[in-house]
RNA sequence: CAGUGACAAAGCCAAACCCGCCGAAAGACGGGGACGGAAAGCCACGGGUCCUCGCCUCCUCCGAGAAGCCAAGGAUGACUCCCCGAAGGACCCCAAGAUCGCCGGGUUGCCAAU
Repeated sequence: CAGUGACAAAGCCAAACCCGCCGAAAGACGGGGACGGAAAGCCACGGGUCCUCGCCUCCUCCGAGAAGCCAAGGAUGACUCCCCGAAGGACCCCAAGAUCGCCGGGUUGCCAAU
C1' cells in the first nucleotide's frame, strides 16, 4: 500500500419505544433508551419504498415534487356526447418532498489478529 474483518482492543453510531419540539404529511431535530451496525460517516446520483399534488370520498395506473400556465379538437341530422392526467404550445432569475439504518453508486475514514 492492497485485501480481509478476530468471541481482540481503543473509541464511535444508535432501531423500536417514551418525552419535548418543527412540519400539511412522510419525516427531521434535541433528551432518554439499545435492536443492531465496520462505514448505521457524508452525497438523494440510479432503482425501491413512503408522503403529497394533478377539482371531486377511496383504490389502481400514469405524470409530477408548488407539484404549475395556455389550450386546439373528435362523433351525431340534431339534441347532445367524448376529450381536461388531451394533440399541441409558452415559461427571465432564485428557492423548492422524505428515507443513505432498503439496495446500488460516489467520496472520506478508526483499529489490526490472520